[in-house]
Molecule: c-di-GMP-I riboswitch aptamer
Organism: Nitrosomonadales bacterium
RNA sequence: CAGGAACAAAGCCAAACUCGUUGCGAGGCGAGGACGGAAAGCCACGGGUGUACGUGUAAGCGGAGACGGCCGGGUUGCUCCA
Repeated sequence: CAGGAACAAAGCCAAACUCGUUGCGAGGCGAGGACGGAAAGCCACGGGUGUACGUGUAAGCGGAGACGGCCGGGUUGCUCCA
């Protein structure tokens, strides 16, 4: 420099839940807490799932914003293998 992710994890992140806080809401943030993770770093580009709201008798349809720990894609990087 190019290839791979079976085994592993020093260091890293932190699900559910609880408390606080913020938002109309989906959710966000902080503290505790670990179910897990090899990109659980970053980017709403494609799909998906929800919310406010609109429409409608209703079913439903539309839908800004939200979710990157739902799946792809892009991009940078750690460790290990060879």